[in-house]
Context: one part of a larger RNA
Molecule: small-subunit ribosomal RNA, central domain
Organism: metagenome
């Protein structure tokens, strides 16, 4: 080394892009580098193997073969693989003509609701809770009614309903933009798959500067409960929560299930599109999706089952007993807060 293996037992990278590498349709021609045969030189001797001889026999000595599984020339062969220059259309891609969609990005706008702020009416009360208290109120609240002001978030519709790679995406309008599918042709001619470094994105919380601040609400205060209450309950309440730049980079970032291809029974609901029929519902068929059930087959069981965890094939991550530890330390990165890379000793 030749392994086994990642949905729940260790074990899919957070997501994509994509350099180098690693694999890579169909066809016919040429080269001959990989393969692959024949020739030939070498592969010292010893040792190992065989088959024989010598010490009484072993060990141990010694003859001869065989081997030395390589490499070096050189003739060849052309199936694969490779490499050239050629053809072709099934992958893969562009044009065209439609759809659908909370895909992003920036600008405007709209109501209800909240809070505050005025000023009207009005009189003792509200809030609060399992009881209550703190707290607000006769300096006039709570209620109402009018008018203003602000910030956030968008009730119904709405849906195992859509989009987006992932994180996420939610009133309505307008701009600007990405990806998608679907029909039918036209065109290009493997342009194609995966991807270590890398390079972008990447809830929340949290940082830095400027703004913003109704609601809510870590921290704090206070009232309660309690043997105690650094808690749940209640009354306030700052950070933050929003914007704009710029940082961080981590999640049960989960379908705990990696991307891309091919193949292998169906039934039912839905979303988008398109043929045909019938025209009144709807029905057959076709393609993306998104869920329920389930055959084969798979699984240790649960359960998965064309959207596979089934039955292959490329390429990449990542595990290899529990604690010590995702820890030290040393490296990067970061303003921190820390994040990533990452072990030992010792114990069971």
């Nucleotide at each position: 080394c030749u392994g086994g293996g990642c949905g729940u037992a260790a074990a899919g990278g957070g997501u994509g892009c994509g350099c180098a590498g690693g694999c890579g349709g169909u066809u016919a021609u040429g080269u001959a580098a990989g393969u692959c045969a024949g020739a030939u030189g070498u592969g010292a001797a010893a040792u190992c193997c065989c088959c024989g001889g010598g010490c009484u026999u072993a060990a141990c000595c010694u003859g001869g073969g065989a081997a030395c599984u390589g490499c070096g020339u050189u003739u060849g062969a052309a199936a694969c693989u490779a490499c050239a220059g050629g053809a072709c259309u099934a992958g893969a891609g562009u044009g065209u003509g439609g759809c659908a969609g909370a895909g992003g990005g920036g600008g405007g706008u709209g109501g209800a609701a909240u809070u505050c702020c005025a000023u009207g009416u009005g009189u003792a009360g509200c809030a609060g809770u399992g009881a209550a208290a703190u707290g607000c109120g006769u300096a006039g609240a709570g209620a109402u009614a009018u008018g203003g002001a602000a910030g956030a978030a968008c009730a119904u519709c709405g849906a195992u309903g859509g989009c987006g790679a992932a994180g996420g995406c939610a009133g309505c309008c307008c701009c600007c933009u990405g990806g998608g599918u679907u029909a039918a042709c036209a065109c290009u001619g493997a342009c194609g798959c995966u991807c270590a470094u890398g390079c972008a994105c990447g809830a929340a919380a949290g940082c830095g500067u400027g703004g913003g601040g109704a609601g809510c609400a870590a921290a704090c205060a206070g009232g309660a409960u309690u043997a105690g209450a650094u808690a749940c309950c209640c009354u306030g309440g700052u950070a933050g929560u929003c914007c704009a730049c710029g940082c961080c980079c981590u999640a049960a970032a989960c379908u705990a299930u990696g991307u891309c291809a091919a193949c292998u029974a169906g039934u039912u609901g839905u979303c988008g599109g398109g043929u045909c029929u019938u025209a009144u519902u709807a029905g057959a068929c076709u393609u993306g999706g998104u869920a329920a059930c389930g055959u084969a087959g798979c699984u240790a069981a649960c359960g998965c089952g064309u959207g596979a965890a089934g039955u292959u094939g490329a390429c990449c991550g990542c595990c290899u007993g529990g604690g010590g530890a995702g820890u030290a330390c040393g490296g990067u990165c970061g303003c921190a807060a820390g994040a990533u890379u990452a072990a030992a000793a010792c114990u069971c």